[in-house]
Context: one part of a larger RNA
RNA sequence: UGACGGGGGCCCGCACAAGCGGUGGAGCAUGUGGUUUAAUUCGAAGCAACGCGAAGAACCUUACCAAGGCUUGACAUCCCUCUGACCGCACUAGAGAUAGUGCUUCUCUUCGGAGCAGGGGUGACAGGUGGUGCAUGGUUGUCGUCAGCUCGUGUCGUGAGAUGUUGGGUUAAGUCCCGCAACGAGCGCAACCCCUAUUCUUAGUAGCCAUCAUUCAGUUGGGCACUCUAAGGAGACUGCCGUGGAUAACACGGAGGAAGGUGGGGAUGACGUCAAAUCAUCAUGCCCCUUAUGUCUUGGGCUACACACGUGCUACAAUGGCUGGUAACAAAGUGAAGCAAAACGGCGACGUCAAGCAAAUCACAAAAACCCAGUCCCAGUUCGGAUUGUAGUCUGCAACUCGACUACAUGAAGCUGGAAUCGCUAGUAAUCGCGAAUCAGAAUGUCGCGGUGAAUACGUUCCCGGGCCUUGUACA
Numbered sequence: 001u002g003a004c005g006g007g008g009g010c011c012c013g014c015a016c017a018a019g020c021g022g023u024g025g026a027g028c029a030u031g032u033g034g035u036u037u038a039a040u041u042c043g044a045a046g047c048a049a050c051g052c053g054a055a056g057a058a059c060c061u062u063a064c065c066a067a068g069g070c071u072u073g074a075c076a077u078c079c080c081u082c083u084g085a086c087c088g089c090a091c092u093a094g095a096g097a098u099a100g101u102g103c104u105u106c107u108c109u110u111c112g113g114a115g116c117a118g119g120g121g122u123g124a125c126a127g128g129u130g131g132u133g134c135a136u137g138g139u140u141g142u143c144g145u146c147a148g149c150u151c152g153u154g155u156c157g158u159g160a161g162a163u164g165u166u167g168g169g170u171u172a173a174g175u176c177c178c179g180c181a182a183c184g185a186g187c188g189c190a191a192c193c194c195c196u197a198u199u200c201u202u203a204g205u206a207g208c209c210a211u212c213a214u215u216c217a218g219u220u221g222g223g224c225a226c227u228c229u230a231a232g233g234a235g236a237c238u239g240c241c242g243u244g245g246a247u248a249a250c251a252c253g254g255a256g257g258a259a260g261g262u263g264g265g266g267a268u269g270a271c272g273u274c275a276a277a278u279c280a281u282c283a284u285g286c287c288c289c290u291u292a293u294g295u296c297u298u299g300g301g302c303u304a305c306a307c308a309c310g311u312g313c314u315a316c317a318a319u320g321g322c323u324g325g326u327a328a329c330a331a332a333g334u335g336a337a338g339c340a341a342a343a344c345g346g347c348g349a350c351g352u353c354a355a356g357c358a359a360a361u362c363a364c365a366a367a368a369a370c371c372c373a374g375u376c377c378c379a380g381u382u383c384g385g386a387u388u389g390u391a392g393u394c395u396g397c398a399a400c401u402c403g404a405c406u407a408c409a410u411g412a413a414g415c416u417g418g419a420a421u422c423g424c425u426a427g428u429a430a431u432c433g434c435g436a437a438u439c440a441g442a443a444u445g446u447c448g449c450g451g452u453g454a455a456u457a458c459g460u461u462c463c464c465g466g467g468c469c470u471u472g473u474a475c476a
Base pairs, nucleotide, nucleotide: 001476002475003473004472005471007470008469009468010467011466012465013464015460016459019424020423021422022421023420026314027313028312029311030310031309032308033307034305035304042053043052064300065299066298067297068296069295070294073125077124078123079121080120081119082118083117084116088103089102090101091100092099093098106115107114108113127289128288130287131286132285136283137282138278139277140276141274143272148187149186150185151184152183153182154163155162156161167178168177169176193266194265195264196263198234199233200232201231202230203229204228207224208223209222212221213220237260240254241253242252243251244250316417320376321375322374323373324372325371333364334363335362338357339356343352344351345350383414388409389408390407391406392405393404394403430452431451432450433449434448435447436446
């Protein structure tokens, strides 16, 4: 100087407390451990691994296993030689890779050849998701959006170092004020950026409709006032008033205001810590394989199942289930190898036909919870939907291993969950639907969007984590 203390002081955080809803019990989905297996590819491991890499394993992917093949190779460059093609189509053998046969089949030219492509050969080499993240770059997690981490000059100290950065106040903040052997500065904080809340100007189609006509319908004429769209401004600064404070910083209350003291949200992550994670995104040193640890193919596996754990979905019901009605009311997105209206067929998944739309024009598209009426009458039920049977639909060479969906039938556990444990402070929790990425198909996951919309916070003694000062130390 740090680190540590079941030492002290001050302060903060959904850290506790006050509340609301969950997890832990059930069924299923998904990930992991374990076990099994020819293989169940690999990585991730307290917080910070476990719906994680994977924004999507039937083949492919695929790295794993079995079997069948190849050895200058699936891919790149160079050399020698042969051919004129390569591609494509058909047939035969085969599980296919592959092998054979037939058809079709190059360009330029100074006619020497050149280009390009294919077959063969030789070796240089290719190739490796093989090892090492404890050799590395790059990227990322975490403490933590915590308020800290340092430097120059000066001063003090023999020195390591100290001072500044401590102190009195204050703040979300090393934020600011005052004081002070310090005076300044840098990286962080804040601001500058984006979205959102109010308003103005400009613009008015594909958007909108107050006034005038018109229509089944903003449909058409008309209009751009309003909504909205999208470009530029304005607006919030403790600016004003009062009180407190040290005449300061600032705090509290008030006015005005759409918004008030950082308005709400996002992006933004200091010096560093964990030999943290990643050699399987990529790059890369060294080591290793080279008729195989490379490469091609078919089939299988990653989907196994006594069990254990994590994360979720659906429930256990009456604040509910079911049936019918009110064409009730969104936002944000996506669409050409696409979205698909209407009509018709089917109980339905869906099919047939097909308008429109590269989309403020058309489509996906029905928002759902809500509201109204009826029924059920507390029961393993008109709750719950697992499991299983049959018949189908769709995607796709192909749904057996191993897809999603539909109809009929079946109708399991479950009556609110032990010890323990998690999230959340406001348009939040809870609850209700909608969309997108990936994607042929395949979400209860992920990322977004809006609708309805609470309760509680006395307080900081205690638990956890963190910041500053101080003290002790057999630690570095």